[in-house]
C1' cells in the first nucleotide's frame, strides 16, 4: 500500500431491527466455631468514535481509530 478477521461490564464471551445476557471476578448478606464450598440480593455497560438509512440499530451503510493476519 490492498484484502480479510476482532472490537459488547473488571475478565472471557452469547446477542436473527422492537434494544443487552450468561460464566468468573467484585460488594453486602446468610449458612459455619472459622474459612472454602453452598444459597441468594446487589453494583458495575453513553455496545470503539463520528455520521447516515430506519418509527425504531449492539446488529444494516459509510468514513476514521485500535488490534490480528493474508498478499506484494
Nucleotide at each position: 500500500u490492498g484484502c480479510g478477521g476482532a472490537u459488547u461490564a473488571g475478565c472471557a464471551a452469547a446477542g436473527a431491527g422492537g434494544a443487552a445476557u450468561u460464566g468468573c471476578g467484585a460488594u453486602u448478606g446468610g449458612c459455619u466455631c472459622a474459612u472454602a464450598a453452598c444459597c441468594a440480593a446487589u453494583a458495575g455497560g453513553u455496545c470503539g468514535c463520528u455520521g447516515g438509512a430506519u418509527c425504531g440499530a449492539a446488529a444494516c451503510c459509510a468514513g476514521c481509530a485500535u488490534c490480528c493476519g493474508c498478499a506484494a
Predicted 3D model of a 72-nucleotide RNA (transfer RNA) from an uncultured bacterium. The coordinates come from a structure-prediction model, not an experiment, and the mean pLDDT is 85.